[in-house]
Context: one part of a larger RNA
RNA sequence: GGACGAACGCUGGCGGCGCGCCUAACACAUGCAAGUCGAACGGAGCGCACUGUGUGAAGCCCUUCGGGGUGGAACUUUGUGUUGCUUAGUGGCGAACGGGUGAGUAACACGUGAGCAACCUACCUUCCAGUGGGGGACAACAUUUGGAAACAGAUGCUAAUACCGCAUAAGACCACAGCCGGGCAUCCGGUGGUGGCCAAAGGAGCAAUUCGCUGGAAGAUGGGCUCGCGCCUGAUUAGAUAGUUGGUGAGGUAAUGGCUCACCAAGUCUGCGAUCAGUAGCCGGACUGAGAGGUCGAUCGGCCACAUUGGGACUGAGACACGGCCCAGACUCCUACGGGAGGCAGCAGUGGGGAAUAUUGCACAAUGGGCGAAAGCCUGAUGCAGCGACGCCGCGUGAGGGAAGAAGGUUUUCGGAUUGUAAACCUCUGUCUUCGGGGACGAAGAAGUGACGGUACCCGAGGAGGAAGCCACGGCUAACUACGUGCCAGCAGCCGCGGUAAUACGUAGGUGGCAAGCGUUGUCC
Numbered sequence: 001g002g003a004c005g006a007a008c009g010c011u012g013g014c015g016g017c018g019c020g021c022c023u024a025a026c027a028c029a030u031g032c033a034a035g036u037c038g039a040a041c042g043g044a045g046c047g048c049a050c051u052g053u054g055u056g057a058a059g060c061c062c063u064u065c066g067g068g069g070u071g072g073a074a075c076u077u078u079g080u081g082u083u084g085c086u087u088a089g090u091g092g093c094g095a096a097c098g099g100g101u102g103a104g105u106a107a108c109a110c111g112u113g114a115g116c117a118a119c120c121u122a123c124c125u126u127c128c129a130g131u132g133g134g135g136g137a138c139a140a141c142a143u144u145u146g147g148a149a150a151c152a153g154a155u156g157c158u159a160a161u162a163c164c165g166c167a168u169a170a171g172a173c174c175a176c177a178g179c180c181g182g183g184c185a186u187c188c189g190g191u192g193g194u195g196g197c198c199a200a201a202g203g204a205g206c207a208a209u210u211c212g213c214u215g216g217a218a219g220a221u222g223g224g225c226u227c228g229c230g231c232c233u234g235a236u237u238a239g240a241u242a243g244u245u246g247g248u249g250a251g252g253u254a255a256u257g258g259c260u261c262a263c264c265a266a267g268u269c270u271g272c273g274a275u276c277a278g279u280a281g282c283c284g285g286a287c288u289g290a291g292a293g294g295u296c297g298a299u300c301g302g303c304c305a306c307a308u309u310g311g312g313a314c315u316g317a318g319a320c321a322c323g324g325c326c327c328a329g330a331c332u333c334c335u336a337c338g339g340g341a342g343g344c345a346g347c348a349g350u351g352g353g354g355a356a357u358a359u360u361g362c363a364c365a366a367u368g369g370g371c372g373a374a375a376g377c378c379u380g381a382u383g384c385a386g387c388g389a390c391g392c393c394g395c396g397u398g399a400g401g402g403a404a405g406a407a408g409g410u411u412u413u414c415g416g417a418u419u420g421u422a423a424a425c426c427u428c429u430g431u432c433u434u435c436g437g438g439g440a441c442g443a444a445g446a447a448g449u450g451a452c453g454g455u456a457c458c459c460g461a462g463g464a465g466g467a468a469g470c471c472a473c474g475g476c477u478a479a480c481u482a483c484g485u486g487c488c489a490g491c492a493g494c495c496g497c498g499g500u501a502a503u504a505c506g507u508a509g510g511u512g513g514c515a516a517g518c519g520u521u522g523u524c525c
Stems, first nucleotide, its partner, number of pairs: 001525004006521005013395006019388002021353001026351003030348003035093003040090002043087004047082004052077001054075002059070004100306003110230007119223002124219007132166001134164002141156006173196004178191005202211003232278003239269003244266008281303004285296004308329005331342004359385001361384003367381001368379004398428004408419004432466001434461005442452001469514005474495003480509005490497002
């Protein structure tokens, strides 16, 4: 000198774009953050239509004025249907994405380059083939039991794109014996024979059709595994290791493999640093530097790991699953004391810690995601707004003229000098601000649809009016005098100032530097 997710002191006009718990991976009140599909299904409720029951208004007719008849609104209720609406439950898809954090991890975690002849991949795309015929349940519901509750149980009924047989079936899979081609050791590809084995679901629509379903092949996408190289400090850590190293066989996995197990052998790593200990998420990148290098890894993007602590599996194409389950621990809450409930390192917000870090905001209008045939619903992702000079950038706080060099201040050798064209005063301007009027783009796709927002922007009006501070002035280092103080009070980055003339302390005037900032502290180069 530069830089910062900064903090502190003094000060503070505006706008744009960014950024904002670095500490306690501390504990969390409250609300929201993952739903959706009635075009998979049976119900329930509401509505509508028809039908039956009961009460029966207005109007009309008769009347002996007490009433009677007709009439059928409205209400009540039974049953049937339903093109409507809502939905607890069964079922499907999603919930493994998106969002957060960096505790752990020195590791194939990450980066880079290869390999898988050892693998998986829902939804999507392309192609081939199929979708026949049956069955039994379980929720919901009804009745009922236990319990304070959470919830659990019993009996009975029922539907499906839920579940289960059967049929059909090959270029799929398995076994057996062949042929051809290839390779990288295990092997791979093709061909065809025999035997075995494996599937399905329907919905909407008058229909056409469409959305689905099943088996197979390929693609795309996403993952899994293996390897070469790279990847902090310490030897005041020198030996470490028994599933340890290898083999055979088996199990397990989507798949290779001590991944696991039985048996056998005795290996394996290590001074080119094993093991142990400490520290740490890694990278694209960021800062600095002429570069080499050094330091860092906030925001944004990629990967990894974690979700109160530890362990475990279930479901599923995919998890050993932040807002799923089970067990154990700690903590908090409810309780009828028998037993239960919870997990903000999602968005806000609270307490606490701290030098220190924001609103319990608006909207799904856009982009994107989930579900749905669609309408649409959900979305604290996201888009915006609020707060903070936290940073960068831009603008303003006026411009021109103006010497009686005014007054005042400071200083003085009392002549003056300086503040200083500075002010006053004259002539202007209108950026920003204030007020009034108009008013978007962002909306795609004919129309409709904007949270931001009456925002940006445009026009007009008014008036210099509302807008400057901070630090320094001994040398380094740009900038000096006066007074006060008297080794005191104090300053200080280093050298050093202060003990009666202090350009170094304090104040004032002046000056210098930067400027909505300026200084100080901390860290890095």
Small-subunit ribosomal RNA, 5' domain from Ruminococcaceae bacterium OttesenSCG-928-D13, 525 nucleotides, folded computationally.
It matches the Rfam family "Bacterial small subunit ribosomal RNA". The family is grouped with related families in Rfam's "SSU clan". Gene Ontology terms of the family: structural constituent of ribosome and ribosome.
The organism belongs to Oscillospiraceae, within Bacteria.